[in-house]
RNA sequence: CCAGAAGGCCGGGUAACCGCGAUGCAAAUCGAGGAAAGUCCGGGCUCCAUGAAAAUACGGUUCCGGAUAACGUCCGGCGGGCGCGAGCCCAGGGAAAGUGCCACAGAAAACAUACCGCUACCCGGCUUCGGUCGGGGUGUAAGGGUGAAAAGGUGCGGUAAGAGCGCACCGCGGAACUGGCAACAGUUUUGGCAGGGAAAACCCAACCAGGAGCAAGGCCAAAUAGGGAAGGCAACGCUACUUCGGUAGCAAGGCUUGUUUUCUAGCCCGUCUUCCGGGUUGGCUGCCACAGGCGCCGGGUAACCGGCGCCGCAGACGAAUGGUUACCACGUUGCAAGACGUACAGAACCCGGCUUACAGGCCUUCUGGUAUU
RNA sequence: GGGGCCGUAGCUCAGUUGGGAGAGCGCUACGUUCGCAAUGUAGAGGUCAGGGGUUCGAUUCCCCUCGGCUCCACCA
Numbered sequence: 001c002c003a004g005a006a007g008g009c010c011g012g013g014u015a016a017c018c019g020c021g022a023u024g025c026a027a028a029u030c031g032a033g034g035a036a037a038g039u040c041c042g043g044g045c046u047c048c049a050u051g052a053a054a055a056u057a058c059g060g061u062u063c064c065g066g067a068u069a070a071c072g073u074c075c076g077g078c079g080g081g082c083g084c085g086a087g088c089c090c091a092g093g094g095a096a097a098g099u100g101c102c103a104c105a106g107a108a109a110a111c112a113u114a115c116c117g118c119u120a121c122c123c124g125g126c127u128u129c130g131g132u133c134g135g136g137g138u139g140u141a142a143g144g145g146u147g148a149a150a151a152g153g154u155g156c157g158g159u160a161a162g163a164g165c166g167c168a169c170c171g172c173g174g175a176a177c178u179g180g181c182a183a184c185a186g187u188u189u190u191g192g193c194a195g196g197g198a199a200a201a202c203c204c205a206a207c208c209a210g211g212a213g214c215a216a217g218g219c220c221a222a223a224u225a226g227g228g229a230a231g232g233c234a235a236c237g238c239u240a241c242u243u244c245g246g247u248a249g250c251a252a253g254g255c256u257u258g259u260u261u262u263c264u265a266g267c268c269c270g271u272c273u274u275c276c277g278g279g280u281u282g283g284c285u286g287c288c289a290c291a292g293g294c295g296c297c298g299g300g301u302a303a304c305c306g307g308c309g310c311c312g313c314a315g316a317c318g319a320a321u322g323g324u325u326a327c328c329a330c331g332u333u334g335c336a337a338g339a340c341g342u343a344c345a346g347a348a349c350c351c352g353g354c355u356u357a358c359a360g361g362c363c364u365u366c367u368g369g370u371a372u373u
Numbered sequence: 374g375g376g377g378c379c380g381u382a383g384c385u386c387a388g389u390u391g392g393g394a395g396a397g398c399g400c401u402a403c404g405u406u407c408g409c410a411a412u413g414u415a416g417a418g419g420u421c422a423g424g425g426g427u428u429c430g431a432u433u434c435c436c437c438u439c440g441g442c443u444c445c446a447c448c449a
Base pairs, nucleotide, nucleotide: 001369002368003367004366005365006364007363008362009361010360012328013327014326015325016324017323018322020031021030022029023028033344037355038354040353041352042351043350044349045213046212047211048210051263052262053261054260055259056258059208060207061206062205063077064076065075066074067073078092079090080089081088082087093204094203098202099201101197102196115144116143117140118139121136122135123134124133125132126131152170153169154168155167156166157165171193172191173190174189175188176187177186178185179184217285218284219283220282227276228275229274230273231272232271233270237250238249239248240247241246253268254267255266278448279447280446290312292311293310294309295308296307297306298305299304329342330341331340332339333338374445375444376443377442378441379440380439383398384397385396386395392429400416401415402414403413404412422438423437424436425435426434
């Protein structure tokens, strides 16, 4: 210098003037993002009358260990694949529990099979007596052909021809030992080889999981017809008091947002669900102090954890976060002066992740090659 | 803001144990008619919303993105 790999950061800056939102008496202070996005996961919070336990349906996850409030996220390792390498990728359990599938082609697509071919034996024809041709029939899975995939691979021996039939190496299965928390790796021994693929088909195993969502929910105010229809469940019992509207007690029963059961505590006794109607389009709260941010030190390979110090950093609802000017930076265009432009995109209860979008620029570490010294 | 559903020819829609992309209407050409309509025959027309993955093979199974539709306020 060229080509590449991994990680991190910025993503217009400064000043003046005018303006908007929040807090505050005022002065003043603060005012979009790394993704605020998609809503794909996980949690906080709230309600479903409350909590605990068990089973099960739908659903989700899937090598091992750790981190974490939790996760399908992250970190470290193992195995497999790709790359010369730095490194990158993997929905990475089970096909010997069972059901189903593998179109077309092909003989055969999973209890293997026999189209061509090869072949001991038998029969017939021909014969130059070496054989050759045709048929029957036995064996075969080596060779051909089909397919995405053909029932361990290569070599030697062996055989009528062949074949794990035998042997060597490789692959694979079982067992033991060693190392490791484990996934797994290594060594020894044994078995002639079973068990094709596919679980992002059903399924099985292990583990996780109640549902809904801030338009959740709570309070205040205003207004209206506590209206009508259908349905579910339970009941239309007793006693006492009564202002005759109801109240209290008992019995039986019901009420848990997937379903069932058990326990604890509680509630209801005319209540619930759906639909059609009626009224309002107001205010407050939830609503921003937090699994918060930054710095230093310590532990850990790391994710992360602990201690100390400093900071306060958006809370709108017809929804604020903007505009103009000057200078500078970058890009396009232009001889120049100058002109135009500044990526993706914008909070809406909050937080941890993932995924997707993103002009341009900067930094660190590493790999391969080339040249020079 | 939050939840649910859908996307196949110009339009309306089918499409299941994953293997052929289809129907009706519409369109084009020819026939029929003096001409038109109706009718008959033949034909064209598809990135299965887009991208990636699993698989020998994807409209179908899985993931991401895009677009459209729809529901959810409070009171008695």
This is a predicted complex of two RNAs, RNase P RNA and transfer RNA, with 449 nucleotides together. Rfam match: Bacterial RNase P class A. From the family's description: Ribonuclease P (RNase P) is a ubiquitous endoribonuclease, found in archaea, bacteria and eukarya as well as chloroplasts and mitochondria. Its mean pLDDT, the model's own confidence on a scale to 100, is 78.